The RNA shown here (small-subunit ribosomal RNA) has 1457 nucleotides and comes from a Candidatus Campbelliibacteriota bacterium.
Its Rfam family is "Bacterial small subunit ribosomal RNA". Its family is annotated with structural constituent of ribosome and ribosome in the Gene Ontology.
The source organism's lineage runs through Bacteria, Bacteria candidate phyla and Candidatus Campbelliibacteriota.
[in-house]
RNA sequence: AAUACUAAGAGUUUGAUCCUAGCUCAGGGUGAACGCUGGCGAUGUGGAUAAGGCAUGCAAGUCGAGUGGGUUUAGACCCACGGCGAACGAGGCAGUAGCAAGUAGGUAACCUACACUGAAGUCGGGCAUAACCUUUUGAAAGAAAGGAUAAUUCCCGAUAGUCUCUUUGGAGUAAAGAUUUAUCGCUUCAGGAUGGGCCUGCUCAAUAUCAGCUUGUUGGUGAGGUAAUGGCUUACCAAGGCUAUGACGUUUAGGGGAGGUGAGAACCUGACCCCCGCCGAUGGCACUGAGACACGGGCCAUACUCCUACGGGAGGCCGCAGUCGAGAAUCUUCCGCAAUGGGCGAAAGCCUGACGGAGCGACAUCGCGUGAUUGAAGAAGCACUUCGGUGUGUAAAAAUCUUUUGUAAGGGAAGAAGUUUAUUGACGGUACCUUACGAAUAAGGGGCGCCUAAUUCUGUGCCAGCAGGCGCGGUAAUACAGAAGCCCCAAGCGUUACCCGGAAUCACUGGGCGUAAAGGGUGCGUAGGCGGUUAUAUUAGUUUGCUGUUAAAUCAUUCGGCCCAACCGAAUGUCCGCAGUGAAAACGGUAUAACUUGGGGAUGCGAGAGGUAUGUGGAACUCAUAGUGUAGGGGUGGAAUCCGUUGAUAUUAUGAGGAACACCAAAAGCGAAAGCAACAUACUAGCGCAAUCCCGACGCUGAGUGCACGAAAGCGUGGGUAUCGAAUGGGAUUAGAUACCCCAGUAGUCCACGCUGUAAACGAUGUUCACUGGCUUAUUGAGGAAUCGACCCCUUGAGAGGCGAAGCUAACGCGUUAAGUGAACCGCCUGGGUAGUACGAGCGCAAGCUUGAAACUCAAAGGAAUAGACGGGGACUCGCACAAGCGGUGCACCGUGUGGCUUAAUUCGAUGCUAAUCGAAAAACCUUACCAAGACUAGUACCUACACGACGAUAUCCUGAAAGGGAUAUUUCCUUCGGGCGGGUAGGCAGGUGAUGCAUGGUCGUCGUCAGCUCGUGGCUUGAGCUGUUCCCUUAAGUGGGUUAACGAGCGCAACCCUCGUUGUCUGUUAUAUAUGUCAGGCGAGACUGCCCCCUCACGGGGGAGGAAGGAGAGGAUGACGCCAGAUCAGCAUGUCCCUUGAUGUCUUGGGCUGCUCACGCGGUUCAAUGGUUGUUACAGCGGGAUGCCAAAGCGCAAGCUGGAGCCAAUCCCUAUAAAACAAUCUCAGUCCGGAUUGAGGUCUGCAAUUCGACCUCAUGAAGCUGGAAUCGCUAGUAAUCGCGGAUCAUCAUGCCGCGGUGAAUACGUUCUCGAGUCUUGUACUCACCGCCCGCCAAGUCAGGGAAGCUGGGAGCACCCGACGCCCCAUUUUAUGGGUCUAAGGUGAAUUCAGUAACAAGGGCUAAGGCGUAACAAGGCACGGGUAGCGGAAGCUGUUCGUGGAACAUAUCCUGA
Repeated sequence: AAUACUAAGAGUUUGAUCCUAGCUCAGGGUGAACGCUGGCGAUGUGGAUAAGGCAUGCAAGUCGAGUGGGUUUAGACCCACGGCGAACGAGGCAGUAGCAAGUAGGUAACCUACACUGAAGUCGGGCAUAACCUUUUGAAAGAAAGGAUAAUUCCCGAUAGUCUCUUUGGAGUAAAGAUUUAUCGCUUCAGGAUGGGCCUGCUCAAUAUCAGCUUGUUGGUGAGGUAAUGGCUUACCAAGGCUAUGACGUUUAGGGGAGGUGAGAACCUGACCCCCGCCGAUGGCACUGAGACACGGGCCAUACUCCUACGGGAGGCCGCAGUCGAGAAUCUUCCGCAAUGGGCGAAAGCCUGACGGAGCGACAUCGCGUGAUUGAAGAAGCACUUCGGUGUGUAAAAAUCUUUUGUAAGGGAAGAAGUUUAUUGACGGUACCUUACGAAUAAGGGGCGCCUAAUUCUGUGCCAGCAGGCGCGGUAAUACAGAAGCCCCAAGCGUUACCCGGAAUCACUGGGCGUAAAGGGUGCGUAGGCGGUUAUAUUAGUUUGCUGUUAAAUCAUUCGGCCCAACCGAAUGUCCGCAGUGAAAACGGUAUAACUUGGGGAUGCGAGAGGUAUGUGGAACUCAUAGUGUAGGGGUGGAAUCCGUUGAUAUUAUGAGGAACACCAAAAGCGAAAGCAACAUACUAGCGCAAUCCCGACGCUGAGUGCACGAAAGCGUGGGUAUCGAAUGGGAUUAGAUACCCCAGUAGUCCACGCUGUAAACGAUGUUCACUGGCUUAUUGAGGAAUCGACCCCUUGAGAGGCGAAGCUAACGCGUUAAGUGAACCGCCUGGGUAGUACGAGCGCAAGCUUGAAACUCAAAGGAAUAGACGGGGACUCGCACAAGCGGUGCACCGUGUGGCUUAAUUCGAUGCUAAUCGAAAAACCUUACCAAGACUAGUACCUACACGACGAUAUCCUGAAAGGGAUAUUUCCUUCGGGCGGGUAGGCAGGUGAUGCAUGGUCGUCGUCAGCUCGUGGCUUGAGCUGUUCCCUUAAGUGGGUUAACGAGCGCAACCCUCGUUGUCUGUUAUAUAUGUCAGGCGAGACUGCCCCCUCACGGGGGAGGAAGGAGAGGAUGACGCCAGAUCAGCAUGUCCCUUGAUGUCUUGGGCUGCUCACGCGGUUCAAUGGUUGUUACAGCGGGAUGCCAAAGCGCAAGCUGGAGCCAAUCCCUAUAAAACAAUCUCAGUCCGGAUUGAGGUCUGCAAUUCGACCUCAUGAAGCUGGAAUCGCUAGUAAUCGCGGAUCAUCAUGCCGCGGUGAAUACGUUCUCGAGUCUUGUACUCACCGCCCGCCAAGUCAGGGAAGCUGGGAGCACCCGACGCCCCAUUUUAUGGGUCUAAGGUGAAUUCAGUAACAAGGGCUAAGGCGUAACAAGGCACGGGUAGCGGAAGCUGUUCGUGGAACAUAUCCUGA
């Protein structure tokens, strides 16, 4: 350069929203393992843990063409010497954080067997020794002695070049033959190649809770040693060397090519294959050799195993197989040297667990198959169902076809090339080809609430269980289990573990720090990083060309070979790096020279609570003394402790003492911050302005160690002590009160010196520089103008505030004093809790400070804003809410309802307001659902089938409490022939006041007849959401008006409807003899702030007139969005569940619902004189009446009875004396009040009044003399009071629903109580304050830290001992002796890392435990930071600081008018 490739999110904090932040998921991968399942082939791959231990076999030999010998039949074999090989190949990853590895270089500081090239040479002589033989010894392994012998074994001599040394004269050092004639060898030298050794630059883990390390250490000289440099070793000399750019230590780890993931940057990994390194039971050592300090060689030591005759010996699978062990877990004690490669050999050949193959394992990747076509009666079965049907499903069956695979038979390779020919295939009769047979041999796993593709039924009932996250399960579970169906993948599918991704969640690409985690308390300043203008030179940075290298494999593209693919081959590219060598000079660096704008200095002026020291002053306070004076003072919400007749408080005078500095004073000023305030003096630091002059980049930032400062509290020593005041004592409050309040009061508060070094040390905002609209306030300079001079005004600096353009921000907000736009440097953050804790270290007298984790645990913690709700927050408004009044309840007795108790049963429901004369507008039976007893069983409906024409009805009888059961007699169908009807039998079924009102419908209560609740469009906001609906005036009202980013609309309000009040007109039964008109009904009128005055912009308000009625004329019906899982399954309806022949069904009799110590609710009647009793006498309205209302008349004291006129009702009846009113009497008493209770006698209803009715008469004559705390209703025809009617109903009303009669009092007003509404404010509440939430104690459990002590490991140090072995010395000269060094071992004191542990302390998590109430609202004492003391606990108190405090007030500033 070209080409190719190339980036996804979701769930989860909330009532909802945006943000921050963590957790989790979807993808890919693995030498994997586990679960379920499993047909075939190809290619790969397979001990990751115990570098733990190993039985057995094999894995390195070869050469007779170097040599000697032994045994022998023909080959040949064996032993030994000798040569080469055995240092390769194969295995493992223990160690190693370093020249180990990678990469680029150096070696003039080196070596290199075999193989290659070139040159030269290969002469003469000699001594031994093994095998072998003999002897001895030992259990064995083996050993010893003697004897003989060969060589390509060894030794000596000669020769000597281009070899080595050298003083340049010289000196020294080689060789091997074999066999036959051609070679193979041998020796020396030189060269290249190959393979190595050594050295260097760069790169390559974590940790600073490892900060100092080092004595052969760093360098030099001499010597030794090596193939070679070098402290490699040694002697001497010097005192160096490394380190914040991380030395030293500790932990972990073989490195690379590469592999996985990723858009990339990058992160993770280091299996298989390749390269390098290291290791070979553990530790040490050398020998041989070209090469080793040697996996299948040696010696020693140690541990372990084995043999033993107990004396001694043997061994090393981290080679291939295999075995044990440990483990979640990893294969055959296979075939072959045919191929490739290696060793030896001249060669044939031999050897080769390298290698080539086969076997085992779905361990992985790739490929193939388990059939194809037709086939609807959409079979059966199963599942679901709205019962109609639907799904499984063309799926099956059935028919036709095919034969990959499989089985059988036949044929049958390539891989084979080479060496002279010949021969030669483990795999393998394999791949492949042909034929035959026959759908024949072959499908599972996971999932189905959301994320995430795919749903129903049944069972279960917070159980059993599921779960990756959120979370499911408490009787209708798409989330558990099973089934059916569906979805995904497929010989696999899931799970677990780990890696990358998603995660921009460590951010280089590519994040942040006002309030979410995060700016160091502040400054000075070192290293470091960054750095103004101009010129010249240079070029380790930078840019670029070329060269070398960057192994192969891998990767990408293309082509090709196995049927395809995986796999394999080839070409090209890539390998982004390093080095060398050129070029360029913009930027950067360096050097030099200059400049003035950054910075600094000089001169002049200015402001200031800047600092230190000394001195002085007045007010206040306390104390002391003295005077005056007398009974109180003080204190609080109210009190008390306390002080005071020994004279307080108060007041006057004098004196003493300590601390703090009113007014000025401010939003002001100064300082780096902390901080700084009377006045004066002295000393002193910094800052600003103006105009010139000087220096000439001297600048900015600033880690760590460092230095300095650093509120309050606290500590030490010594002073001082007036006030205040932790601790402490006392008094109160309280359930308690270790507090809040009060009375005292020590430390402290003050000073000097020293320490401590922390704060909400805050603007919660690091320092510096530059740029980017403004308005305004006030401080302090300078200039201008003006003035007599100032003030005011204008311009320009510096510092301090407010509001705001753009922009930024999650929002709040910031906004030239940035949180805007850029630059430089530093500090800091990475979920919450544990925890600023533990351990370690440093500092401190101590208190403590600085640095600073983890295990474990949670799925959140958090910021800002929004809508509600709430507040012992605020403002405004309303309501019989309070107040002002009237009358009650709460006392008594009774009625009634409820609770409780009792009972066989006392049926059930309703339970603060919103249950309790409620369901029930009528429980003696019935009702009735409850209890006891006795009975019935397809039952009273409907359908189907069968048979029948009877069943049945009537009457009588028996039994029985009745129901029921039983018996006898009489009687007994219709038809259009389809059937109807009736009962019977059988099957479906009926029935249930049984459960669930938390499965429901419907209906109702409540807030509340309160004025609210919403929507469309538009606008604002990232969004929840807001606006509209706020604000002002007004209203009963979100009623109306004004204003207004809103304009309109809906449900509510009002009106429309009904009743009453005035009136016109029409019609009409009845009243009555008609007219007339009460009355009833229909249609109208009338009232609208219309008129006048006042206020108002308007709406509207206040007053007045007229009017029957005046500002809604009075009352009713009408009840918004919603709230309370409010009430009702027993009014009705209804899903599901349950019971159905000894019934939870049905019938009957009797009982119960009425039970009675007690408590509560609602009422009635009272307690009396506004009254009782008796008598007399007027005036209503609403209503009801046929199984009914019932008149007149008569009887009875009465309830009532007889009676029967009239009336289906404006006609008759209930209906009457309505109560009231009037008169008389009673005269304050338990009464002529009150009437309970009880006795007796009656009446009525009804089958039936005993449990258990109402009423009448006579008698009896209880409590009670106005009601504690508390509490209820009512604002006008109302309260109060008086009677009347109706529903229910056989009878039964003090209850309920209505009706009319008589007929008041009071409201200043909104402080308080309750409730409601609007706006606003705070909030950690949203199940919404009956909220949330903190600590301690008790119980259980988990992990971690401390800890006397015990145990084990690591790395060293000192000393002792010291094998083998190299080296040194000596010697009887080859065998000994001695020595240095050293492994292992021992002793000692310390160090470090683990394990364990009595014990004590803290933390986390748990069921509904105990104690309090700290925080969130002004949380009821505002909260919080630092510090100190105290207390069961949250906590309280002192002191200083912050606002991350509500409310209120004042001043100032700002914005608007």